[in-house]
Context: one part of a larger RNA
């Protein structure tokens, strides 16, 4: 891992409490103990005590009353309104281990130093080379010494290197050869060195050159057995079926926050006669709005107090100001904590209705939730950030299947009793995957826009709707021709001549027209253009609003893509028939609840039947017992393994193979009563 078998809400209480069933009842009922007896029983005895039949008071006491209190006052708890008790079963409680399994740990009393830490006793090992302390000898050397040199000698937690001990890096191994090792390298290797064997210290205790090490593969307190089913507000598991209703993740407190207690919502049971929607109506408010009448804040201006700063000025005063600036006025805003105003919802009360039909509301028994989420809409915090968070007020989704959204709890549509190869629809679609239009009229896009979620800005992209110019007396846009003279306008300046600068009623004149001059250009001239006019040509051109649908703008980390293919519509805007589309709706046909009528006998109309936690209701298996005597069974029980059938399900029958000796029906009853799941546990493979 799979299989088999085991494996969790029981069980006691002369403890509450509700329901329910029975006995008796203003009473009910024995308990321990005692007779008897067909004896785990069952009858009778026995009234001790329990409850209830009367309350109120702390109490003594009083009583339909009583306490308080001075009170015959007022207030409080009673009465005036009677049911109870005993047994049986049920459902929750309460003590108990109280569904089961699980720690970490405490706390007693034992075993443990054949492993290891240090320690006592006794005994063992440590190849070989190196170095060459002190002493001494000897010679040199001194007044003697020091003192040098050679010898000799053999120290040392001295060097190197094996046994021996350690374990430095690396590699391998890592279900290993091995629950700590191999190979390579490496430290010490006469020492504070290394063992051998017998002894010592033992668990809040020991040893510990200290690493919280070690104390038998266990150590921040060994180990084995008890207290003990230790306690877990934690996490897991917690076993058969159908039907019926069906929730919370909220408020207030909490050494409380993932746990409780009260309410909130759910279920049953009983009783009560409510409730919700709708139309009218009548109330209460200060929201959205608006507005500036307050209180605040704020933009220009005007007036003018006060204040700077300039003049003047011995002082006091004046002048004056494009400075700041109260008050008031005229324009212009802004506010959750501002209001001269003020809706629309929704509350609260009445009404109205041939709506709806227990949805209300009370008491009593059972819960379970108290970690919610998204999404619209209106708000606080944040960055008018977040799949952020906090409220509020809807839908969901949680506990909701089906259809659309390409997949996608909560977005759009819609709420699945069963059955079925029948129909109409929503949403969404209709080329092809793919179930339906290559539908119809008009129009738009060319960007593959669509199919990228996006802006500020840009732009002769194209469609529509307008305005105002110029234009057959020739626009506009190109060719071809002219743009001249006074003059080099004046100043300035080296020069300034249309074109560095400055000036200026930038004049006059010649024309068809030409600026004291658009711009490139010269060192200035020169040149070249432009305005401006003519000629060609020969019908439309210019600017400019408003709006449609495109275009740039436009970058994200492993190929691409609208869901793919593909598409010029199969795209985008308006309109129209059609048809596809689900467990929405309707037809058939069954099923079970519920109401309401009805009937000897249940038929018949109408509803209804998603579903976590949870509630309540009906069954189906398994073992034993009882009626029980009868029945089935070697011509084959009861298991096991298959096939048929059948029933709404648990299951049931009827049978063929195995098995080889017991076994059911009905109708009660009692429980060791139902497993795939607890990293379940035991066994087998």
């Nucleotide at each position: 891992g799979c299989c088999a078998g085991c494996g969790a809400g029981u069980u006691g209480c002369u403890c509450g409490u509700c329901a329910u069933u029975g006995g008796c009842a203003a009473g009910g009922u024995u308990a321990a103990g005692g007779a008897g007896u067909u004896a785990a029983g069952c009858u009778c005895c026995c009234g001790a005590g329990c409850c209830g039949u009367a309350g109120c008071g702390a109490a003594a006491g009083c009583a339909a009353g009583u306490c308080u209190u001075a009170a015959u006052a007022g207030g409080g708890c009673g009465a005036u309104u009677u049911a109870g008790u005993c047994a049986g079963u049920g459902g929750c409680g309460g003590c108990a281990g109280a569904c089961g399994c699980g720690a970490a740990a405490c706390c007693g009393g034992g075993u443990g130093a054949u492993c290891u830490a240090u320690c006592c006793a006794u005994g063992g090992c440590c190849a070989g080379g190196u170095u060459g302390a002190a002493g001494c000898g000897u010679a040199g050397g001194u007044a003697a010494a020091a003192c040098u040199a050679c010898g000799u000698g053999g120290a040392g937690g001295a060097c190197c290197g094996a046994a021996c001990c350690a374990g430095u890096a690396g590699a391998c191994g890592u279900u290993g050869a091995a629950a700590a090792g191999u190979c390579u390298u490496u430290g010490g290797a006469u020492g504070a060195g290394c063992u051998g064997u017998g002894g010592a210290u033992a668990g809040g205790g020991g040893u510990g050159a200290a690493a919280g090490g070690c104390c038998a593969a266990u150590c921040a307190a060994a180990c084995c057995c008890g207290g003990a089913g230790a306690u877990a507000g934690c996490u897991c598991g917690u076993a058969c079926u159908c039907c019926c209703c069906g929730a919370a993740a909220u408020g207030u407190u909490u050494u409380u926050a993932g746990g409780a207690a009260c309410a909130g919502c759910c279920u049953c049971a009983u009783g009560a006669u409510a409730g919700u929607c709708u139309u009218c109506c009548g109330g209460a408010g200060g929201u959205a709005g608006a507005g500036c009448a307050c209180u605040g804040a704020c933009a220009g201006g005007g007036c003018u107090a006060g204040g700077g700063g300039c003049c003047c000025c011995a002082c006091a005063a004046g002048g004056u100001u494009a400075c700041c600036a109260a008050c008031c006025c005229c324009u212009u805003u802004c506010a959750a904590a501002c209001u001269c105003c003020g809706a629309a919802u929704g509350c609260c009360g009445g009404u109205u209705g041939u709506a709806c039909g227990u949805u209300u509301c009370a008491u009593g028994g059972g819960a379970g939730u108290g970690a919610g989420g998204g999404u619209g809409c209106g708000u606080g915090a944040g960055a008018u950030a977040a799949g952020u968070u906090g409220c509020g007020u809807g839908c969901c989704c949680g506990a909701g299947a089906g259809g659309g959204a390409a997949a996608c709890a909560a977005c759009c549509c819609a709420g699945a009793c069963c059955g079925a190869c029948g129909g109409c629809u929503a949403a969404g679609g209709u080329c092809c995957c793919c179930a339906a239009g290559u539908g119809c009229g008009a129009u738009u896009u060319a960007a593959g826009u669509g199919a990228u979620g996006a802006a500020a800005g840009g732009a002769u992209g194209u469609g529509a709707a307008g305005u105002c110019g110029c234009g057959c007396a020739g626009a506009c846009a190109a060719c071809u021709g002219g743009g001249a003279g006074g003059u080099u306008g004046g100043c300035u300046u080296a020069g300034a001549a249309g074109c560095a600068g400055c000036c200026a009623u930038u004049c006059c004149u010649u024309u068809a027209a030409a600026g004291a001059g658009u711009g490139c250009g010269u060192a200035a001239u020169a040149g070249c253009u432009c305005a401006c006019c003519a000629g060609u040509c020969a019908a439309g051109u210019a600017a400019u609003u408003u709006u449609g649908c495109g275009c740039c703008g436009a970058u994200a980390a492993u190929u691409c893509u609208c869901g793919g293919g593909a598409c010029u519509a199969a795209a985008a805007u308006c309109g129209c028939c059609a048809c596809c589309g689900a467990a929405g709706c309707c037809a058939c046909g069954g099923u079970u609840c519920c109401a309401a009528a009805u009937u000897c006998a249940u038929u018949u109309u109408g509803g209804a039947a998603g579903g976590u936690a949870g509630g309540g209701g009906a069954g189906c298996a398994u073992u034993c017992c009882g009626u029980u005597u009868a029945c089935c069974g070697u011509u084959g029980a009861a298991g096991g393994u298959g096939u048929a059938c059948u029933g709404u399900a648990a299951g049931g029958u009827a049978u063929g193979c195995u098995g080889g000796a017991g076994g059911a029906c009905a109708c009660g009853g009692a429980a060791a009563a139902g497993a795939c799941c607890a990293u379940g546990c035991u066994g087998g493979c």
Large-subunit ribosomal RNA, domain II from Candidatus Electryonea clarkiae, 685 nucleotides, folded computationally.
Its Rfam family is "Bacterial large subunit ribosomal RNA".
Its mean pLDDT, the model's own confidence on a scale to 100, is 84.